[in-house]
Context: one part of a larger RNA
RNA sequence: GAUGAACGCUGGCGGCGUGCUUAACACAUGCAAGUCGAACGAUGAAACCUUUUUGAGCCUUCGGGUAAGAUGUGGUGGAUUAGUGGCGAACGGGUGCGUAACACGUGAAUAACCUACCUUAGACUUCGAGAUAACAUCGAGAAAUCGAUGCUAAUAUCGAAUGUCCUAAAGAAUUCGCAUGAAUUUUUUAGAAAAGCUCCGGCGGUCUAAGAUGGAUUCGCGGCCUAUCAGCUUGUUGGUGAGGUAAUGGCUCACCAAGGCUUCAACGGGUAGCCGGCCUGAGAGGGUGACCGGCCACAUUGGGACUGAGAUACGGCCCAGACUCCUACGGGAGGCAGCAGUGGGGAAUAUUGCACAAUGGACGCAAGUCUGAUGCAGCGACGCCGCGUGAGGGAUGACGGCCUUCGGGUUGUAAACCUCUUUUAGUAGGGAAGAAGCGAAAGUGACUGUACCUAAAGAAAAAGCACCGGCUAACUACGUGCCAGCAGCCGCGGUAAUACGUAGGGUGCAAGCGUUAUCC
Numbered sequence: 001g002a003u004g005a006a007c008g009c010u011g012g013c014g015g016c017g018u019g020c021u022u023a024a025c026a027c028a029u030g031c032a033a034g035u036c037g038a039a040c041g042a043u044g045a046a047a048c049c050u051u052u053u054u055g056a057g058c059c060u061u062c063g064g065g066u067a068a069g070a071u072g073u074g075g076u077g078g079a080u081u082a083g084u085g086g087c088g089a090a091c092g093g094g095u096g097c098g099u100a101a102c103a104c105g106u107g108a109a110u111a112a113c114c115u116a117c118c119u120u121a122g123a124c125u126u127c128g129a130g131a132u133a134a135c136a137u138c139g140a141g142a143a144a145u146c147g148a149u150g151c152u153a154a155u156a157u158c159g160a161a162u163g164u165c166c167u168a169a170a171g172a173a174u175u176c177g178c179a180u181g182a183a184u185u186u187u188u189u190a191g192a193a194a195a196g197c198u199c200c201g202g203c204g205g206u207c208u209a210a211g212a213u214g215g216a217u218u219c220g221c222g223g224c225c226u227a228u229c230a231g232c233u234u235g236u237u238g239g240u241g242a243g244g245u246a247a248u249g250g251c252u253c254a255c256c257a258a259g260g261c262u263u264c265a266a267c268g269g270g271u272a273g274c275c276g277g278c279c280u281g282a283g284a285g286g287g288u289g290a291c292c293g294g295c296c297a298c299a300u301u302g303g304g305a306c307u308g309a310g311a312u313a314c315g316g317c318c319c320a321g322a323c324u325c326c327u328a329c330g331g332g333a334g335g336c337a338g339c340a341g342u343g344g345g346g347a348a349u350a351u352u353g354c355a356c357a358a359u360g361g362a363c364g365c366a367a368g369u370c371u372g373a374u375g376c377a378g379c380g381a382c383g384c385c386g387c388g389u390g391a392g393g394g395a396u397g398a399c400g401g402c403c404u405u406c407g408g409g410u411u412g413u414a415a416a417c418c419u420c421u422u423u424u425a426g427u428a429g430g431g432a433a434g435a436a437g438c439g440a441a442a443g444u445g446a447c448u449g450u451a452c453c454u455a456a457a458g459a460a461a462a463a464g465c466a467c468c469g470g471c472u473a474a475c476u477a478c479g480u481g482c483c484a485g486c487a488g489c490c491g492c493g494g495u496a497a498u499a500c501g502u503a504g505g506g507u508g509c510a511a512g513c514g515u516u517a518u519c520c
Stems, first nucleotide, its partner, number of pairs: 001519003005516005012387006018380002020345001025343003029340003034087003039084002042081001047076003051072001053070002057066003094298003104222007113215002118211008126160004135150006166191011196203002224270003231261003236258008273295004277288004300321005323334004351377001353376003359373001360371004390420004400411004424461001427455004434447001437444002464509005469490003475504005485492002
């Protein structure tokens, strides 16, 4: 000098940041991923029209007339939503267990690769089929849930056609490259596609080429400790062939060979997420990896695959283990290292808040819905920065305190007193921007009656902490008497202690000041 700090004493305001460093310990409760009716069958609310039965009230010549409303049928209408289907759920958010590794950083390579949505270009969007959920009727079960039969739709599923281009095999030609090789043209054979909806404006679907974006793999170099770890290795090292993958490869398998690594530190052990950065330092270097940003890994522990453009998937599935809960004992349910919050651990770390107004994301033609991302507010002097706690005048140098050589000195222009000012806080009045967008229009701000502006009143409501022997700025008195105590080092204290305790005075910082811990 610094800190994600803690502790002690003290504490006025604001802005911007920041807040479980320990138990990747266990978790009550709520929320954190949905959306689309312009894909589909079904459902079919309000409202309106029609008509059946009635009918308060009003009028009445007492016969009745008129009529708000109620009720049922039918029609228009289209709100709502469980299900099928599509897209999303692989993002966003958390944590740092593991990992000494191509995990990360940096520079290359892919002639060995993939890429939903988006953009550009080209070509299409033809004809059919059978199911199934919802639903209905039964049945099993305490529940979770499940079974049977029957019906139905699609942008769900399947078959066929066509094929600009595409894929595979075989052949020919040209051009080029850093090796394996690559590109282009061409011939033959075989193969491969689609889906409709509509408010008529559009929105989609399929194939192919290219782009963009995101990923995958490989390699050079770089960054911890330990030799009281010296030898390690059998899919091990290489080859041939096959399988597998988006793709290269012992990635896997069969066979063959016997290799491969190592004092330039293999193998083993310990520790650890890596980086941009951050702290320190003149620099070189040393330390560190909270917040913010990039990458990686993980999601109760271990294993596994499915779906998908993408996962080996935090709020998906299956199996096993530990733990917790429900049970009718047959069987089931769960996973906060999401946001709040609880217990526990600890020196120690916050609200079970508001809003989708903005930014961004998912879905949707859109309106919009969802969003504990995010924007805000709350709590904490935890940090940095700013402001205030008044200003000028004022000497019979008052009273009081302390010291005293008893003359006085000092506190001290300090106070009183006089003249002013009113930041901030409090009170009253006014009062935004952030709004672009969306909507036919009206309108639409969580923060927020916040920031800010104005007015009135009044010095009014606002100072502490540590130190004073030397290092080190700042001294006297009393008490104590090697006691009580102090102390970072040297050292103080045994009767005149500037070193202990108290007081007066002083010094240094200041809404903080000291102490402790850690790093330079």